[in-house]
Molecule: transfer RNA
Organism: Azoarcus sp.
């Protein structure tokens, strides 16, 4: 330097053009309970890394940065 893969909530992750962008966990409130965990119910939390492009429409496809992993000189 070249290949390649990833980047979404606080943390692990799903989502692979269209219908308000979801799950677990972790947080905050409530039920239970003698109390604590645990159990049920609620809720908050997101410029989908950042800029540009195709399209009627983009987390989703293209190209360019940045950042992290492999892998070859």
């Nucleotide at each position: 330097g070249c290949c390649u893969c990833g980047u979404u909530a606080a943390c692990u992750c799903a989502g692979c053009g269209g219908c308000c962008a979801g799950a677990g966990u972790g947080c905050c409130c409530g039920c239970c309970u003698g109390u604590c965990u645990a159990g049920c119910g609620g809720g908050a939390a997101g410029u989908c890394a950042g800029g540009g492009g195709u399209u009627c429409a983009a987390a989703u496809c293209c190209c360019c940065u940045a950042c992290g992993g492999g892998g070859c000189g």